[in-house]
């Protein structure tokens, strides 16, 4: 410097162009004499960042940013 892949909760991950969600962990609450396990339940998000298409974009497009690979 080119090319490919990836960025979504605190973390691992989903998500036909049409309602953002699942496990975990955090908070409380059950259970236990007490912890832990087990069980319920609440909260948690500008879908990296900017524009563009489009009735509507996490989703398609174009630029940047950050990370992984691969040739140089």
């Nucleotide at each position: 410097g080119c090319g490919c892949c990836c960025g979504u909760a605190g973390c691992u991950c989903a998500a036909u162009g049409g309602c953002g969600g699942a496990g975990c962990a955090u908070c409380c609450g059950g259970c236990u004499u007490a912890u832990a396990u087990c069980c319920g339940g609440c909260a948690g998000g500008u879908u990296g960042c900017a524009g563009g298409u489009u009735c509507g974009a996490a989703u398609c497009c174009u630029g940047c940013c950050g990370g992984g690979c691969g040739c140089a």

This is a predicted structure of a 72-nucleotide RNA (transfer RNA) from a Candidatus Nealsoniibacteriota bacterium. RNAcentral holds the sequence, with entries from ENA. Rfam family: tRNA. By type it is a transfer RNA.